The prediction has a mean pLDDT of 80.
Small-subunit ribosomal RNA, 3' major domain from a Candidatus Parcubacteria bacterium, 469 nucleotides, folded computationally.
The full RNA is in RNAcentral, with records from ENA and SILVA.
NCBI's taxonomy places the organism under Bacteria, Bacteria candidate phyla, Candidatus Parcubacteria.
Its Rfam family is "Bacterial small subunit ribosomal RNA". Rfam links the family to the GO terms ribosome and structural constituent of ribosome.

Context: one part of a larger RNA
RNA sequence: AGACGGGGACUCACACAAGCGGUGGAUCAUGUGGCUUAAUUCGACAAUAAACGAGGAACCUUACCAAGGUUAGAAACUCUAGUGGACAUUCCGCAGAAAGGCGGAACUUCUCACAAGGACCGCUAGAGCAGGUACUGCAUGGUUGUCGUCAGCAGGUGCCGUGAGGCGCUCCCUUAAAUGGGGAAACCUGCGCAACCCUUACUCGAUGUUUCAAGUGUCAUCGAGAACUGCCCGGGAUAACUGGGAGGAAGGCGAGGAUGACGCCAAAUCAGCAUGGUCCUUGAUACCUUGGGCUGCACACAUGAUACAAUGGCGAGGACAAUGGGUUGCCAAGCCGAAAGGCGGAGCUAAUCCCAACAAACCUCGUCUCAGUCCGGAUUGAGGGCUGCAACUCGCCCUCAUGAAGCCGGAAUCGCUAGUAAUCGCCAAUCAGAUAUGUGGCGAUGAAUACGUUCCUGAGUCUUGUACU
Numbered sequence: 001a002g003a004c005g006g007g008g009a010c011u012c013a014c015a016c017a018a019g020c021g022g023u024g025g026a027u028c029a030u031g032u033g034g035c036u037u038a039a040u041u042c043g044a045c046a047a048u049a050a051a052c053g054a055g056g057a058a059c060c061u062u063a064c065c066a067a068g069g070u071u072a073g074a075a076a077c078u079c080u081a082g083u084g085g086a087c088a089u090u091c092c093g094c095a096g097a098a099a100g101g102c103g104g105a106a107c108u109u110c111u112c113a114c115a116a117g118g119a120c121c122g123c124u125a126g127a128g129c130a131g132g133u134a135c136u137g138c139a140u141g142g143u144u145g146u147c148g149u150c151a152g153c154a155g156g157u158g159c160c161g162u163g164a165g166g167c168g169c170u171c172c173c174u175u176a177a178a179u180g181g182g183g184a185a186a187c188c189u190g191c192g193c194a195a196c197c198c199u200u201a202c203u204c205g206a207u208g209u210u211u212c213a214a215g216u217g218u219c220a221u222c223g224a225g226a227a228c229u230g231c232c233c234g235g236g237a238u239a240a241c242u243g244g245g246a247g248g249a250a251g252g253c254g255a256g257g258a259u260g261a262c263g264c265c266a267a268a269u270c271a272g273c274a275u276g277g278u279c280c281u282u283g284a285u286a287c288c289u290u291g292g293g294c295u296g297c298a299c300a301c302a303u304g305a306u307a308c309a310a311u312g313g314c315g316a317g318g319a320c321a322a323u324g325g326g327u328u329g330c331c332a333a334g335c336c337g338a339a340a341g342g343c344g345g346a347g348c349u350a351a352u353c354c355c356a357a358c359a360a361a362c363c364u365c366g367u368c369u370c371a372g373u374c375c376g377g378a379u380u381g382a383g384g385g386c387u388g389c390a391a392c393u394c395g396c397c398c399u400c401a402u403g404a405a406g407c408c409g410g411a412a413u414c415g416c417u418a419g420u421a422a423u424c425g426c427c428a429a430u431c432a433g434a435u436a437u438g439u440g441g442c443g444a445u446g447a448a449u450a451c452g453u454u455c456c457u458g459a460g461u462c463u464u465g466u467a468c469u
Stems, first nucleotide, its partner, number of pairs: 001469002003466003007463007015453002019416005026306008034297002042053002064292007073129001077128009089106006110117002131280002134278003140274002142269003145265001147263001152191006158167003171182003197257004202225007228251001231245005308409001312368007324355003329348002334343003375406001380401007422445007
């Protein structure tokens, strides 16, 4: 100088407290461990792994396994020799699960009378090579997590110290902030903070595709303004600032996002990609194919979904959104079907048409009357539909039947401070389909509580102790 302390002082954070809703018990979904397996491909493991890579494993993907095959190779550049042919392209037969193998055919002709030649391509043999999701993230780049959006981290000159080093950055007040003010052997500066960027709340102007009969402008697009402690009162050192008030759509950072300093964990990733080194390269650690596996089930953990009901279930009727997507697509009207769905074909390259009923919770009426029930829906049987070469392993949906556990969950533990939590539905990416209850967005309804900082956890500054570096 650091690091650490079941040392101290001060300060902060959904850290505790005050509240609301959960997890831990049940069933199911998904991931992980374990077990099993021919294979159950690989990675990730406290916080910082476990609905994570994967924003979508029937084949493909696919890296794993079995079997069958190929060997200059599925793709690349080049050379040598031979051979064939304009280049190219297409078809057939045989056995086969396919790949691959064996065999055959069609078509066509640049310069040119022929010969010959060039470019290009294919085949065969060979060569330089290819290829590798093989190993090493403890050889690396790049990217990322974490402390943490915490307020810190560092430099120049100067001063102090024999020196390591210190001061600056400590102290008082203040702030979300090393934010600002004052003082002071310090004075400056850089990276961070803040601001500049985006969205949103208010007003105005311009434009008007769509909407509408028109006009208008809810609205959309573009631009401008508006908030700055600017004004008033109190406190304070007259300062920084702070408490209250006015006006205002908005008030003291208005709300949200993007933005992550120096560094820490030899943290993660050689399987996104790139890359040093090592290794394999002719019955391969390369490549192709068929089938299987990644979905396997005594069990354990993690994240979720649905419930256990009356603030509810069921039936009937009625109302109100926003974000998005669509031409290999979205698919209307109409018809068929109890439904999933089918037929159909209008419109739309979309403010125009469609997904799409503009949603559900909600409101009104009726019924059920506390029961394992008209709760709950797992599981199973039967019949259908859709996608797709193909739904057995292993898809989703509809209908009928079946109706399991579950009566609010031990120790423990998580999230959240406002349009938030909670509840409710809608859309999208990926995608043929889909195991999506996941993820990313969108709106609808819309709370409670915060006395406070003693305690738990984490963090910052100063200080103190130390047998640690």